[in-house]
Context: one part of a larger RNA
RNA sequence: GGAUGAACGCUGGCGGCGUGGAUAAGGCAUGCAAGUCGAACGGAACUUUUAUAUUCUGCGAUGCGAUUACAUCAAGUCAAAGGUCGUAAAAGUUUAGUGGCGAACGAGGUAGUAAUACGCAGGAACUUCCCCCAAGGUCAUGAAUAAUCCAUCGAAAGGUGGACUAAUACAUGAUGGUCUCGCAAGAGUAAAGUUUUAACGCCUUGGGAAAGGCCUGUGCGGUAUCAGCUAGUUGGCAGUGUAAAAGACUACCAAGGCUAUGACGCCUAGGGGAGCUGAGAGGCUGACCCCCACCGAUGGUACUGAGACACGGACCAUACACCUACGGGUGGCUGCAGUCGAGAAUCUUCCACAAUGGACGAAAGUCUGAUGGAGCGACGCCGCGUGAUUGAUGAAGUCCCUCUGGGACGUAAAGAUCUUUUAUGAGGGAAGAAGUUUAUUGACGGUACCUCAUGAAUAAGAGGCUCCUAAUCUCGUGCCAGCAGGAGCGGUAAUACGAGAGCCUCGAGCGUUAUCC
Numbered sequence: 001g002g003a004u005g006a007a008c009g010c011u012g013g014c015g016g017c018g019u020g021g022a023u024a025a026g027g028c029a030u031g032c033a034a035g036u037c038g039a040a041c042g043g044a045a046c047u048u049u050u051a052u053a054u055u056c057u058g059c060g061a062u063g064c065g066a067u068u069a070c071a072u073c074a075a076g077u078c079a080a081a082g083g084u085c086g087u088a089a090a091a092g093u094u095u096a097g098u099g100g101c102g103a104a105c106g107a108g109g110u111a112g113u114a115a116u117a118c119g120c121a122g123g124a125a126c127u128u129c130c131c132c133c134a135a136g137g138u139c140a141u142g143a144a145u146a147a148u149c150c151a152u153c154g155a156a157a158g159g160u161g162g163a164c165u166a167a168u169a170c171a172u173g174a175u176g177g178u179c180u181c182g183c184a185a186g187a188g189u190a191a192a193g194u195u196u197u198a199a200c201g202c203c204u205u206g207g208g209a210a211a212g213g214c215c216u217g218u219g220c221g222g223u224a225u226c227a228g229c230u231a232g233u234u235g236g237c238a239g240u241g242u243a244a245a246a247g248a249c250u251a252c253c254a255a256g257g258c259u260a261u262g263a264c265g266c267c268u269a270g271g272g273g274a275g276c277u278g279a280g281a282g283g284c285u286g287a288c289c290c291c292c293a294c295c296g297a298u299g300g301u302a303c304u305g306a307g308a309c310a311c312g313g314a315c316c317a318u319a320c321a322c323c324u325a326c327g328g329g330u331g332g333c334u335g336c337a338g339u340c341g342a343g344a345a346u347c348u349u350c351c352a353c354a355a356u357g358g359a360c361g362a363a364a365g366u367c368u369g370a371u372g373g374a375g376c377g378a379c380g381c382c383g384c385g386u387g388a389u390u391g392a393u394g395a396a397g398u399c400c401c402u403c404u405g406g407g408a409c410g411u412a413a414a415g416a417u418c419u420u421u422u423a424u425g426a427g428g429g430a431a432g433a434a435g436u437u438u439a440u441u442g443a444c445g446g447u448a449c450c451u452c453a454u455g456a457a458u459a460a461g462a463g464g465c466u467c468c469u470a471a472u473c474u475c476g477u478g479c480c481a482g483c484a485g486g487a488g489c490g491g492u493a494a495u496a497c498g499a500g501a502g503c504c505u506c507g508a509g510c511g512u513u514a515u516c517c
Stems, first nucleotide, its partner, number of pairs: 001517004006513005013384006019377002026340003030337003035101003040098002043095010060078003065073003108295003118219006126212003131208008139173004148163006179188003193200002221267003228258003233255004238250003270292004274285004297318005320331004348374001350373003356370001357368004387418004397409005423454006432444001461506005466487003472501005482489002
């Protein structure tokens, strides 16, 4: 000199783009972060329409009777239209449950890991839901079960028993170019329907795309005040096991294998693309962004599934916390916000699915703290501004001196003439929006931007001035108080301490501290 995820001190006008829990992988209140499909299925609730039955009301008709004016009242009977409560059918809406797909992605963190990691270059013994291409098929039947209803236990969480029912749930049989086993003969092995009739599905096989699993070589910290390590250890044979090779595992046999080119141990540490610095070679670092690995309170285990040994799934143990009727239960922010704690130190319990992307769905669409945005912080980089021109009685005031006077602050101020970036107010007002063509759809946001008006109006500090090192005088203090990166300064004329004036540097910043080159 450059740099930083910085912090601290003084100060602080605006905008754009970035960036912000580095410490306690410490504990977490609250809300949200993974759902979706009724075009797989049976119900339930609601709405509408139609039909039907009962009951009620009942225009009108009739009338046991009464009074009588030949008209009125009237028990009862019939009964149009309409209403209420039911039943049945159809249509529509919503959906707890069964079922399918997703939940293994996306999001977070770096605890562990010095090699089952990562980077580079190769290899052979494998797998693949969804997607694309091609070929073939989709026949017949059955038993249940949730929901629901009834009964019942429990404070709750949650159960138990009985009855009924459906499916693209489950099961059986048939067929089988293929597929598996086998030299062959032969044996075994599949499917599911829905509906608005236009499609979407389902099963088998081959190929592709993309992704993943496995193996090898090589590179990749410190320490010898760690020198020997190893019995499934090294190899063989036969098996087991896996999607797949293999002591991966088991039985038997042999006695091997690694090591000063550093085995084994201990300490530290996620790796890379990259970042900082440097002329380079190098040195240091691994924040943000991208790729890979690993982790999900701690330790372990498997289940389901194409894929997990699974952050917002299950089981067990442990610690912690919470509820309780004391019998028993519940939980996991290293998701987004937020809170406590520790710390020098790090933000809003915000808006929206409008765009991009993802899950599901035929679609409309629903969900999405991914994402797009806004908010906070001079934390960083960049840009802009805090006015311009003129103005000498060189005013007043302050400071200094060789003190009737002179010099500096200083064109600085006042005053005059302008300008309006910015600010404020008013008017207009986007692109981002694409679908399939009309139409509709914007969180940001009445934002950016444009026009007009007002008025210098709203806006400057920090550090330093002995030398290194740009910039000096006066007063106070008197080896005191103090300064300081180094040399050093201060003991009565201190350009080095404290203050004032002036000056120098940088400037919405300026200094200090820490760390790296």

Record summary:
This is a predicted structure of a 517-nucleotide part of an RNA (small-subunit ribosomal RNA, 5' domain) from a Candidatus Nomurabacteria bacterium. It was read from a public genome assembly. It matches the Rfam family "Bacterial small subunit ribosomal RNA".